[in-house]
Context: one part of a larger RNA
C1' cells in the first nucleotide's frame, strides 16, 4: 500500500420550545398505587398533582385593570380569549452526549536482582624498572656536619598482561547487538577492581554534580482507581435524486483562529390597490472633482513703488547724502493648499406622480458565516515601492465548468438539466503544427525591429509624410578651370612680428568681375598651400527650421537558447473592407425535473402555455438499500432457498427483475412498525497478502 471484518449525532427525562397528526375543549389530563386479565402486554380504577381560563405591583394590595404619581394627567405592563393530553419531525437543556486523541492533577500500592551511595564479610592484581628513609663500612670533623661505597625496599612512582575503563577513526545504523565489532588509546598497590548478604523510595532517595541514576521508563519511576478528566485545538464522520443558496461585514468581548446580537441563506405562516427594484421626467438639500484666490486663512517667484532695519560717508551735535544688503503695506505679472473657498459639476441621496417589473415587509422553525482574495476606478499610509497595508465603489474567484490569453483561481468572452456525426455567433483567430484568407486595397519598416512580457533620459545627415522659410535658367547647390591684387612688411610691440604670438584701430583706401589690413595650415621671420569673394564650365533643383510615422545606439545575470515552436521580408506594423473558423453562449429536433397560470377531474392525476433547472457552508423536499417485528399473500423452495459468480434487461439515481453456472436449506412480495441501518479516508482497530 491493497483486501476482508469492525468503526462516529445515540439513549434517557412528568425538562423547554416549535412543526404536523389525533382526542377532548373554557377546559384538558392523570402519576404512583389498586383491581381484573388471554400476563414482557392490555383493560378498569385512582383527580393527588400539572397546564390553561387575569393581570399589575418590591409588597400590603387592588383587579379588566393595575403600577408610578398630589392627580380624574401622562407613561409602563395588561385587557379583544384557545387551550390541553398523547404521538411525530426539527432544535435546545442535563447527562461522556458525534467518534478518536493529550501533556497533566489526585489517591492506593509495587520496585535498589539494573543503577547511585552506604554498611558487614570475603576475593583479585603476570612480569619487568626505578631505588626514598633507615642501617653498616670507609673517608672526614675538636665534636657535629659532610662525602663515597654497600645494604635496604618506600611510592594515590615508571613500563606492561589479567582486570577496570572507553581516547580517536572506520564499520555497523530494517545491526550479529534496542549501544556492538576492529584497530588505536587511559588506569593497572589504589580515592583500585570485584563476589555474597543488607540499608536508603517518588516532591522522595542517591549523586567527586552530568538534572546524572532509581529494572531498555526520569526537570519528578511504575501499577490500579477518580476517569469516557478537560481539549474555544487537529483529524475523521459512511446511500441517491430534486429546489433554493450564503458569509469572510458592524458592534461587543481577559477578545482577536472562540463567542453573543445584528447583517446575509433557507423553510413555514401572514400582511398588503404594492410598500421592493428599475427607467425617463420633475422638485430639492449638499460643498466633492474641477477651478479660483485683489474673496478669507495660510504659503509663494520676479519686478516696481516705498515705510522700517542694516552698512558706508559727513557732522561738535541735530540735520543730511548714498546703497547690485534685508524688507512690511500697496501696484503689476506668475502660481499653491486634506484640515483655504468669491465659485462649483457629473454621479449618488431625498420627495412627488407616471410607466415597467415582481418583489418587499412582519412573525415563527433551522442554519452557516464572522481568516477572505485578485482586479478596474476614487483615496489614506508607504518610496504616487510591494503578489504591501487600510477604507470606499463595481466585477470575478471563493462556491463556476466551457472558449481565448502557449501553460495560469481572479484578465477577455460566456453562466454547464440531458441527448444529437445539425446550424449561427462572442472573445480570439484564418502559412504548418492546428479549425478557418498564403484574402483584397493603400502605405510603412530592413532593424528578424517585429511576430501579445521588458525599458528611459540622452545621442544620431537611418528613412517615409507634412508645415514654414531662403537661394535658383538674369543659371542656384556640388564638382572642375582660372583669379584671389595694390597703398602695405597698416601702426605699436619685438631679436624678429611681413594677413595669420600679442595690443590698437576711422579694419581705411585704390584697382577691380572679385579679392578680409584676412578662415585655417605653415615659416626663426619671409616664402608656400588654402578659405571667404569673383569669372568661366555644367544645366535643375539646392539649403535651413519645425511637426509626425516606423526604425537605430543606449541594452549587463548567473545550466542552452527560442515569437508556444517551425519559421516569416510578410506569415511584421498602420488604415480600410469582405469572407470564413471559433464555446457547454444562441438556435434547431427530441426528452426530463421544478415552479406559475389555465382547462378537465371527487381525489390521485392528465393536458396546454410560459419561465426555470452551475454550485461550497447550509436550509427544504422525495426516495433506494440493510436487519428485526406485526399483519397479509392458504407466497416461493431438494423438480433446488440464501450466498457466490456471469449475462440480459428496467429505472433520472440509490437500486430492481429475469436467467446460466456453483451452492445445498432455507427465503421472499405487499401494508405498517422499530433500528447496533449504508465507509475510501480518522499517521483508524484486528487479521491476511
Nucleotide at each position: 500500500g491493497c483486501c476482508u471484518a469492525c468503526g462516529a449525532g445515540u439513549u434517557a427525562c412528568a425538562c423547554c420550545u416549535c412543526u404536523c397528526u389525533a382526542g377532548c375543549a373554557a377546559g384538558g389530563u392523570u402519576a404512583a398505587g389498586a383491581c381484573u386479565u388471554u400476563a414482557a402486554g392490555a383493560g378498569u380504577u385512582g383527580g393527588a398533582g400539572c397546564c390553561g381560563a387575569a393581570g399589575c405591583g418590591a409588597a400590603a394590595g387592588c383587579g379588566a385593570g393595575u403600577c408610578u404619581g398630589a392627580a380624574u394627567a401622562g407613561g409602563g405592563c395588561g385587557u379583544a380569549u384557545a387551550g390541553u393530553u398523547a404521538g411525530u419531525a426539527g432544535g435546545g437543556g442535563u447527562a461522556g452526549a458525534c467518534g478518536c486523541g493529550a501533556a497533566a492533577c489526585u489517591u492506593u500500592g509495587u520496585g535498589a536482582u539494573c543503577u547511585a551511595c552506604c554498611c558487614u564479610u570475603g576475593g583479585u592484581c603476570a612480569g619487568g624498572u626505578u631505588g626514598a628513609a633507615g642501617u653498616c663500612c670507609c673517608g672526614g670533623u675538636a665534636a657535629c656536619a659532610c662525602g663515597g661505597g654497600a645494604u635496604g625496599g618506600a611510592g594515590g612512582a615508571c613500563c606492561g598482561a589479567a582486570c577496570c575503563a572507553g581516547u580517536a577513526a572506520a564499520c555497523g545504523u530494517u545491526g550479529a547487538a534496542a549501544a556492538g565489532u576492529u584497530u588505536u588509546c587511559g588506569g593497572a598497590u589504589g580515592a583500585a577492581c570485584u563476589g555474597a548478604g543488607g540499608g536508603u523510595a517518588g516532591g522522595g532517595g542517591u549523586g567527586a554534580a552530568a538534572g546524572g541514576c532509581c529494572a531498555a521508563u526520569c526537570a519528578a519511576a511504575c501499577u490500579g482507581g477518580g476517569a469516557a478528566a478537560u481539549a474555544g485545538c487537529u483529524c475523521g464522520u459512511a446511500c441517491u435524486c430534486c429546489c433554493c443558496g450564503a458569509a469572510a461585514u458592524g458592534c461587543a468581548u481577559u477578545u482577536a483562529g472562540g463567542u453573543g446580537c445584528a447583517g446575509c441563506c433557507u423553510c413555514g405562516u401572514g400582511u398588503g390597490u404594492g410598500a421592493g427594484u428599475c427607467u425617463g421626467a420633475u422638485a430639492g438639500a449638499g460643498g466633492u472633482a474641477g477651478a479660483g484666490c485683489u474673496a478669507c486663512u495660510g504659503a509663494u517667484a520676479a519686478g516696481g513703488c516705498u515705510a522700517g532695519a542694516g552698512g558706508g560717508c559727513u557732522u561738535c551735535a541735530c540735520c543730511g547724502c548714498c546703497u547690485a544688503u534685508c524688507a512690511a503695506c500697496c501696484c503689476c505679472u506668475g502660481a499653491c493648499a486634506a484640515a483655504c473657498u468669491c465659485c462649483g459639476a457629473a454621479u449618488g441621496c431625498u420627495g412627488c406622480a407616471a410607466g415597467a417589473u415582481a418583489u418587499a415587509c412582519a412573525c415563527g422553525g433551522g442554519a452557516g458565516u464572522g481568516a477572505g482574495c485578485c482586479u478596474g476606478c476614487g483615496g489614506g499610509u508607504g518610496c504616487u515601492a510591494a503578489g504591501g497595508u487600510c477604507c470606499g465603489u463595481g466585477g470575478a474567484c471563493g462556491a463556476a465548468a466551457g472558449g481565448g490569453a502557449a501553460a495560469g483561481a481572479a484578465c477577455c468572452c460566456a453562466g454547464a438539466c440531458c441527448a444529437u456525426c445539425a446550424g449561427c455567433u462572442a472573445a480570439g483567430g484564418u502559412c504548418c503544427c492546428a479549425a478557418a484568407a498564403u484574402a483584397u486595397a493603400u502605405g510603412c519598416u530592413a532593424a528578424g525591429u517585429u511576430g501579445a512580457u521588458u525599458a528611459a533620459a540622452c545621442g544620431a545627415g537611418g528613412u517615409g509624410c507634412g508645415a514654414c522659410u531662403g537661394c535658383u535658367u538674369u543659371g542656384a547647390c556640388a564638382g572642375c578651370u582660372a583669379g584671389g591684387a595694390u597703398g602695405u612688411u597698416g601702426g605699436c610691440u619685438u631679436g624678429g612680428a611681413a594677413g595669420c604670438a600679442g595690443c590698437c584701430a576711422u579694419u581705411c583706401a585704390u584697382u577691380u568681375a572679385a579679392a578680409g589690413a584676412g578662415u585655417g595650415c605653415g615659416u626663426a621671420a619671409c616664402a608656400g598651400c588654402u578659405c571667404a569673394c569673383u569669372a568661366g564650365u555644367c544645366g535643375a533643383g539646392c539649403g535651413g527650421u519645425u511637426g509626425u510615422g516606423c526604425g537605430u545606439g543606449g541594452a549587463u545575470a548567473a545550466u542552452a537558447a527560442u515569437c508556444g515552436g517551425g519559421c516569416a521580408u510578410a506569415a511584421g506594423c498602420a488604415u480600410a473592407u469582405u469572407a470564413c473558423c471559433g464555446a457547454a453562449g444562441c438556435u434547431a429536433u427530441g426528452g426530463a425535473c421544478u415552479c406559475a397560470a389555465g382547462a378537465c377531474a371527487a381525489a390521485a392525476g392528465u393536458c396546454u402555455u410560459g419561465a426555470u433547472u452551475g454550485g461550497u457552508a447550509g436550509g427544504g423536499g422525495a426516495g433506494c438499500a440493510u436487519u428485526c417485528c406485526a399483519g397479509u399473500c392458504a407466497g416461493c423452495g431438494c423438480a433446488g432457498a440464501a450466498g457466490a459468480u456471469g449475462u440480459a434487461u428496467u429505472g433520472u439515481a440509490a437500486a430492481g427483475u429475469a436467467u446460466g453456472u456453483u451452492g445445498g436449506a432455507g427465503c421472499g412480495g405487499c401494508u405498517g412498525g422499530a433500528a447496533a441501518a449504508g465507509a475510501a479516508g480518522a499517521u483508524g482497530u484486528a487479521g491476511g497478502c

A computed fold for a 689-nucleotide part of an RNA from a Bacteroidales bacterium, annotated as large-subunit ribosomal RNA, domain II.
Its Rfam family is "Bacterial large subunit ribosomal RNA". Its family is annotated with ribosome and structural constituent of ribosome in the Gene Ontology.
The organism belongs to Bacteroidales, within Bacteria.